[in-house]
A computed fold for an 85-nucleotide RNA from an Actinomycetes bacterium, annotated as ZMP/ZTP riboswitch aptamer (pfl RNA motif). Lineage of the source: Bacteria > Bacillati > Actinomycetota > Actinomycetes. Rfam family: ZMP/ZTP riboswitch aptamer (pfl RNA motif). The family has 185 seed sequences and 3,295 matches in Rfam 15.1.
RNA sequence: AAUGCCCGCCGUGACUGGCGCGACAAAGGUGGCUCACCACCGGGGAGCGACGGGUCGUCCGUCGCCGCGCGCCUGGGCACCUCUC
Numbered sequence: 001a002a003u004g005c006c007c008g009c010c011g012u013g014a015c016u017g018g019c020g021c022g023a024c025a026a027a028g029g030u031g032g033c034u035c036a037c038c039a040c041c042g043g044g045g046a047g048c049g050a051c052g053g054g055u056c057g058u059c060c061g062u063c064g065c066c067g068c069g070c071g072c073c074u075g076g077g078c079a080c081c082u083c084u085c
Stems, first nucleotide, its partner, number of pairs: 004055005010049003015044002017073005028041005064078003
């Protein structure tokens, strides 16, 4: 110095379901359907990438993450590891 890691910022962004309870102005709305799905809208959103800054040590990271409160479910995505093409 690079990689890694942390922070900021910009871009991109998969996935965003059903029932009940509570709260309550509201806890998504409307329509469709072969009914835990689809479309649009409103919100949520990990991850990925660029740039800038920091960090070389008993420092950092990992022992998972994502969808408006809680519970029971359903179905996915992302990160990491391995294998194959």
Of the family's consensus pairs, 100% are formed in the model. The sequence was found by an Rfam model in a public genome assembly.